Context: one part of a larger RNA
RNA sequence: UAAUGGGCCGCCCAAGUGGUGGAGCAUAUGGUUUAAUUCAAUGCCAAGCGAAGAACCUUAUCAGGGCUUGACAUGCCAUGAAUCCUCUUAAAAGAUGGAGACAGAUGGUGCAUGGUUAUUGUUAACUCGUGCCAUAAAGUGUUGGGUUAAGUCUAACAACGGUCAUAACCCUAGUGUUUAGUUGGCACCAUUGAGUUUGGAACCCUGAGUAGACUACUAGUGAUAAGUCGGAGAAAGGUGAGGACGACAUCAAGUUAUCAUGCCCCUUAUGCCCUGGGUGACACACAUGCUACAAUGGCUGGGUCAAAGUGUCACGAUCCCAUGAGGGUGAGAUAACUCCAAAAACCCAUCCUCAGUUUGGAUUGCAAGUUGCAACUGGCCUGUAUGAAGCCAAAAUCGCUAAUAAUCGCUAGUUAACCAUAUGGUGGUGAAUUCUUUCCUGGGCCUUAUACA
Numbered sequence: 001u002a003a004u005g006g007g008c009c010g011c012c013c014a015a016g017u018g019g020u021g022g023a024g025c026a027u028a029u030g031g032u033u034u035a036a037u038u039c040a041a042u043g044c045c046a047a048g049c050g051a052a053g054a055a056c057c058u059u060a061u062c063a064g065g066g067c068u069u070g071a072c073a074u075g076c077c078a079u080g081a082a083u084c085c086u087c088u089u090a091a092a093a094g095a096u097g098g099a100g101a102c103a104g105a106u107g108g109u110g111c112a113u114g115g116u117u118a119u120u121g122u123u124a125a126c127u128c129g130u131g132c133c134a135u136a137a138a139g140u141g142u143u144g145g146g147u148u149a150a151g152u153c154u155a156a157c158a159a160c161g162g163u164c165a166u167a168a169c170c171c172u173a174g175u176g177u178u179u180a181g182u183u184g185g186c187a188c189c190a191u192u193g194a195g196u197u198u199g200g201a202a203c204c205c206u207g208a209g210u211a212g213a214c215u216a217c218u219a220g221u222g223a224u225a226a227g228u229c230g231g232a233g234a235a236a237g238g239u240g241a242g243g244a245c246g247a248c249a250u251c252a253a254g255u256u257a258u259c260a261u262g263c264c265c266c267u268u269a270u271g272c273c274c275u276g277g278g279u280g281a282c283a284c285a286c287a288u289g290c291u292a293c294a295a296u297g298g299c300u301g302g303g304u305c306a307a308a309g310u311g312u313c314a315c316g317a318u319c320c321c322a323u324g325a326g327g328g329u330g331a332g333a334u335a336a337c338u339c340c341a342a343a344a345a346c347c348c349a350u351c352c353u354c355a356g357u358u359u360g361g362a363u364u365g366c367a368a369g370u371u372g373c374a375a376c377u378g379g380c381c382u383g384u385a386u387g388a389a390g391c392c393a394a395a396a397u398c399g400c401u402a403a404u405a406a407u408c409g410c411u412a413g414u415u416a417a418c419c420a421u422a423u424g425g426u427g428g429u430g431a432a433u434u435c436u437u438u439c440c441u442g443g444g445c446c447u448u449a450u451a452c453a
Base pairs, nucleotide, nucleotide: 005447006446007445008444009442010441016400017399018398019397020396023291024290025289026288027287029285030284031282032281039050061277062276063275064274065273066272067271070102074101076098077097086095087094088093104266107264108263109262113260114259115255116254117253120249127162128161129160130159131140132139143156145154146153170243171242172241175211176210177209178208179207180206181205186200188199190197214237217231218230220228221227297352298351300349301348302347303346309340311338315332319328320327321326359390364385365384366383367382369380370379406429407428408427409426410425411424412423
């Protein structure tokens, strides 16, 4: 160092639950095609990834048209402007120039690098000083008995101490209390259609401070240890729940297309500007998702309860018009004040009665709206018509242990607008199961024997 056996741990299996794999579509990738389909990422650790948003721009690509001290920087020389109008062009551009240094490159190399990131892994390890031991590499410490989420702690021991990780310190929500009451709240006294208004500061809530959990108390157990198990009290109980935080190292892992940078390469072009196209192609393959296959459901009508967030670049009430997307009007709010805003699942009621249907919504026709200079390639949305596959899915395979899974909406960033079914946040409703480590799989630790050097 590798393999095998033994002990320990983990949604690893088991127990349960919902998926993927079959269908349609969205997105990414491969492949193929193409003038170009720019580039990077490729088992876990690429593939809704870089991209928090490709019509132009972006854009790095292709075709065509231009420029050559240049779109950008510093210095030098001449000239004198600036501004406006007009003409030519698809647009850039043209109707003031010059010379040398230089600029410039999303060109190459991530196997030259910095920085940064993923992964093993939030796994419990990594290692040093002095000492001891060994011929040496090394060993000891770091092992054995217990224990822990933990090299966590305990006690034993040729070891004694230390560093970095672990833990804690930080943030969020959960409980009390003090303080402050406006734009928020309202028990009581009045008042109103209405916390609308006056008192009032209890409650709710918001902000700031502070307390609180430490095995502190207690019965067993253990070695009178560390601890562990049960109990009490408590808003919370044994790291209480999440987040941030990631040791020594590993993979010459990713990134020279964020940035910085060595070397190499281009310099009338591998630089720069523009118009149009392309990144959106389509026999196919794979990945991640969305919508479904229905009655625990679907349509229609009525009723009701959030949190968080955004708004002058913009949010837009009300009223009117339109079947609708939307249009007109423009009150209010620089926001605990006003607006987005309607929460949806849910509850009540009617209809449908097991059908490819009042399921499902792909696809396509026609007509309209909106953003924008522009919507044909190639945006989103509305109305109407059309009404595909799909009746729960083989082998196989993935997530998840509690306010979790599942399910239901809301919201933000990016944008002129939007291909978002994405990503990040937020609340509503709210389960089942955990025998146990036999097996599968991953990881670290110790031990034993063998093989190799």

About this RNA
The part of an RNA shown here (small-subunit ribosomal RNA, 3' major domain) has 453 nucleotides and comes from Pinacopodium congolense. Lineage of the source: Eukaryota > Embryophyta > Spermatophyta > Gunneridae > Pinacopodium. The prediction has a mean pLDDT of 81.